This is a predicted structure of a 71-nucleotide RNA (transfer RNA) from a Patescibacteria group bacterium.
It matches the Rfam family "tRNA". Rfam describes the family as follows. Transfer RNA (tRNA) molecules are approximately 80 nucleotides in length. Gene Ontology term of the family: triplet codon-amino acid adaptor activity.
The same sequence occurs in records of 2 taxa.
RNA sequence: UGGCGGAUCGUCUAACGGUAGGACGUUGGUUUCUGGCACCAAAAAUCGGGGUUCGAUUCCCUGUCCGCCAG
Numbered sequence: 001u002g003g004c005g006g007a008u009c010g011u012c013u014a015a016c017g018g019u020a021g022g023a024c025g026u027u028g029g030u031u032u033c034u035g036g037c038a039c040c041a042a043a044a045a046u047c048g049g050g051g052u053u054c055g056a057u058u059c060c061c062u063g064u065c066c067g068c069c070a071g
Stems, first nucleotide, its partner, number of pairs: 001070007010024004018054001026042005047063005
């Protein structure tokens, strides 16, 4: 430099163009003499900028970063 793939709650990981979900973790509560386990509840995210569309995590363009391959 070229080609390909990837970027989503704190972490990991889903999501036919139509309410962004789950697990772990965190916080609060129940339980316990205390802690843990267990149960209930809550907060928490779409890499940046444009475009298409009634509507974009999803499609298109561009940029940034990461990985793989080639030179």